Predicted 3D model of a 74-nucleotide RNA (transfer RNA) from Dechloromonas sp. The coordinates come from a structure-prediction model, not an experiment, and the mean pLDDT is 81.

């Protein structure tokens, strides 16, 4: 320098043939429980879907550049 990939909550990934209010397990608060602590049960917060433009009535989803990480070339 080229080429595929990936980017979604604080961590670890799911989704969306484009259609209203985007999810799950871990973690975090609170509260149950218990002498207490941990498990376990409830419930609650917590996201500019990497950024910009573009297309469209409607974009996390298409498209384009751009970043950033990876992995093959050289």
């Nucleotide at each position: 320098g080229g080429u595929g990939a990936u980017g979604u909550a604080g961590c670890u990934c799911a989704g969306u043939u484009g259609g209203u209010u985007a999810g799950a397990g871990c973690g975090g608060u609170g509260g149950a429980u218990u002498c207490a602590u941990a498990a376990c049960c409830c419930a609650c917060a917590g996201g500019u879907c990497g950024g910009c433009a573009g297309u469209u009535c409607a974009a996390u989803u298409c498209u384009g550049c751009c970043c950033a990480u990876c992995a093959c070339c050289a």